[in-house]
RNA sequence: AUCUUAUCCAGAGCGACUGAGGGUUUCAGGCCCGACGACGUCGCAGCAACCGGUCGGGCCGACCACCGCCAGGUGGGACGCUCGACGCUGGUGCUAACUCCUGCCCGACGACCGCGCGAAGGAAUUCGCGCACGAGUUGGGGCAGAUAAGAU
Repeated sequence: AUCUUAUCCAGAGCGACUGAGGGUUUCAGGCCCGACGACGUCGCAGCAACCGGUCGGGCCGACCACCGCCAGGUGGGACGCUCGACGCUGGUGCUAACUCCUGCCCGACGACCGCGCGAAGGAAUUCGCGCACGAGUUGGGGCAGAUAAGAU
C1' cells in the first nucleotide's frame, strides 16, 4: 500500500509549548470550535475492551487410564469453538458535537399548491372522495472514511 472481516447514537481531560486557523477524505451546502488560545506536539491522567493474558461456564473431543461376559462401560482429558468476568507494568486505539449533519438508492408517514368527481348553497364558498406533485420527518441500505484483527 491493497484485500477480507468486525465495529462506528455509549464512554473518557488537565497541564506545558506553539500561535491561526480547525472540525480526517475530493467537492458543495449547513452547523459548530477558535486570541477567554482552537488545531497540532509533548507530559500526565483517564475511557473502552479489538488483539494478547488470566480465571470461570458450556460444546466438541484426539488421546490416556481402569473394568469387561469382548457387545461395551466408567473416569480423566490436550487442541479447537463459544459465552462471561477481570482491566492486567502486554500490542493498538480513543478522550467537542452520532463518522458533527446532509448529498446516492429503497420503504413508511406526509404539509402547501394543483386537477377531476360528488354533495350543500341563489352565489361567493364550504365539505367529502380520488389523482398528481411532493417540502419535511423517519427507518434501512449504499459510497467514502476511521479503528482493530488477519492475509498478501